[in-house]
RNA sequence: GGUAAGUAGCUUAAUGGUAGAGCAUGUGAUUGCAGAUCACAUGGUUAUUGGUUCGAUUCCAAUCUUGC
Numbered sequence: 001g002g003u004a005a006g007u008a009g010c011u012u013a014a015u016g017g018u019a020g021a022g023c024a025u026g027u028g029a030u031u032g033c034a035g036a037u038c039a040c041a042u043g044g045u046u047a048u049u050g051g052u053u054c055g056a057u058u059c060c061a062a063u064c065u066u067g068c
Stems, first nucleotide, its partner, number of pairs: 002068005009023004017054001025041005047063005
């Protein structure tokens, strides 16, 4: 210098129109106890700062971090 990526604790989804899922965690059910299973719940300044737009995780620019 070129290129790809950055979203929940982890792995990740999301045609410009209410940010979801699995695992994990907590509570309850079940069990003699536990595990497994089932139900519910918690958890997100979408890397940062600007721009475009009625509206941005999504489009544009710069910066930061990581990989090649």